RNA sequence: CAUCUAGAGGGGUGGAGGGAAAUGGCCCUGUGAAGCCCCGGCAACCGCCCAGAGGUGACCGUCCGGUCGCUGAGGGAAAGGUGCCAAGUCCAUCGGACGACCGCGUCCGGAAGAUG
Repeated sequence: CAUCUAGAGGGGUGGAGGGAAAUGGCCCUGUGAAGCCCCGGCAACCGCCCAGAGGUGACCGUCCGGUCGCUGAGGGAAAGGUGCCAAGUCCAUCGGACGACCGCGUCCGGAAGAUG
């Protein structure tokens, strides 16, 4: 800096936790959690292939234009490097707007976090 309401799970091992942290919810889990291993899959960030529209700078030329440099929309595949495969990043927490009215709902933003 970009993205984060889409998508994608089986087996083995293991043996009680897990959903990042704190608090509060809610949920998953002995019909077997986390971790580790194997296989499979999803996606398309990097990389790869095609295409190079458009923008911009310089130069040349007779205004149309041409050449070169930089940048670069778009399309594709899924071999490689990552990542991911319950629930929106599970939800809230801070601020604002609106609507409700008893601490509620919706939306937007922030913070934190994740991945590249």